[in-house]
């Protein structure tokens, strides 16, 4: 320098032909228990790496860009 993959709540992740964001763990509150643990119920928490574009509408398409990983080239 060229190419590819990945980037969604604190963590691990789902999201089929674009239609308006879900789960598990964790966290908070409460119930059961003498307490812990465990279990049950409820709740908070993300606008989808970032910027821009297309569209009535984008996590999902397009362009650029950043980070991580991999391959190649170059150099030695």
């Nucleotide at each position: 320098c060229g190419g590819g993959c990945u980037g969604u709540a604190g963590c691990u992740u789902a999201g089929u032909a674009g239609g308006u964001a879900g789960a598990g763990c964790g966290c908070c509150a409460g119930g059961c228990u003498g307490g812990g643990g465990g279990u049950c119920u409820g709740g908070a928490g993300g606008u989808c790496g970032c910027u821009g574009g297309u569209u009535c509408a984008a996590g999902u398409c397009c362009a650029g860009u950043c980070a991580g990983c991999c391959c190649g080239a170059c150099c030695a």
Model confidence (mean pLDDT): 81 of 100.
A computed fold for a 76-nucleotide RNA from Candidatus Uhrbacteria bacterium RIFCSPHIGHO2_02_FULL_53_13, annotated as transfer RNA.
RNAcentral records the identical sequence in 3 taxa.
The RNAcentral record of the sequence draws on ENA.
It matches the Rfam family "tRNA". It is annotated as a transfer RNA. Rfam describes the family as follows. Transfer RNA (tRNA) molecules are approximately 80 nucleotides in length.